[in-house]
RNA sequence: GCCACACCGGGCGAUGGAGUCCGCCUGACCCAACCACCCUGACCGGUUGAUGACUCCUAUUUGUCC
Numbered sequence: 001g002c003c004a005c006a007c008c009g010g011g012c013g014a015u016g017g018a019g020u021c022c023g024c025c026u027g028a029c030c031c032a033a034c035c036a037c038c039c040u041g042a043c044c045g046g047u048u049g050a051u052g053a054c055u056c057c058u059a060u061u062u063g064u065c066c
Stems, first nucleotide, its partner, number of pairs: 008027006016057006036047003
């Protein structure tokens, strides 16, 4: 000096916030993980979901009751 691993830090997991767990990327720069689906050459248009998963809050949608 380079590479790998570990610890630690940071970021990310298609629509907001929080906790826990899981996964992914990354730590000189460039760069990475991630940014759903249908339709179209593309634009336009259409569909589901506020979670990666669990729980809670908020917003929205549907149904019922008061």